Transfer RNA from a Candidatus Nealsoniibacteriota bacterium, 71 nucleotides, folded computationally. The RNAcentral record of the sequence draws on ENA. The coordinates come from a structure-prediction model, not an experiment, and the mean pLDDT is 81. Its Rfam family is "tRNA".
[in-house]
RNA sequence: UGCGGGGUGGUGUAACGGUAGCACGGGGGACUUUGACUCCCUUAAUCUAGGUUCGAAUCCUAGCCCCGCAG
Numbered sequence: 001u002g003c004g005g006g007g008u009g010g011u012g013u014a015a016c017g018g019u020a021g022c023a024c025g026g027g028g029g030a031c032u033u034u035g036a037c038u039c040c041c042u043u044a045a046u047c048u049a050g051g052u053u054c055g056a057a058u059c060c061u062a063g064c065c066c067c068g069c070a071g
Base pairs, nucleotide, nucleotide: 001070002069003068004067005066006065007064010024011023012022013021018054025043026042027041028040029039030038047063048062049061050060051059
């Protein structure tokens, strides 16, 4: 440099173009003599900039970063 794959809460991981979900974590509470376990409530996210569309995490373009392959 070219090609391919990927980028979503603090972490991991889903999501036919139509409410961004689940688990762990954090906070509060229940239970307990205390702690652990368990249960309930809650918290917090789509890499950036444009475009298409009634509507974009998703499709298109250009960038940034990571991984792999080739040279």